[in-house]
Molecule: transfer RNA
Organism: uncultured Lachnospiraceae bacterium
């Protein structure tokens, strides 16, 4: 330099057909318990890697651009 894949709460992944952003863990509160651990109930915490663009709507769909990881030379 060409080609492809991923990026989405603190961590690991969902999210199919563009229509109210979720789950598991962890974190934090309270019941449980002599106490912890587990265990039940609950809360918070993302403007979906950056910036255009289509659309009444965009994590999606199209273009550019960063990263990370492959592959080819």
């Nucleotide at each position: 330099g060409c080609c492809g894949a991923u990026g989405u709460g603190g961590c690991u992944c969902a999210g199919u057909u563009g229509g109210u952003a979720g789950a598991g863990c962890a974190a934090c509160g309270c019941a449980u318990u002599c106490g912890u651990a587990a265990u039940g109930c609950g809360u918070a915490a993302g403007u979906c890697g950056c910036c255009g663009g289509u659309u009444c709507g965009a994590g999606u769909c199209c273009g550019g651009c960063c990263a990370u990881c492959g592959g080819c030379u």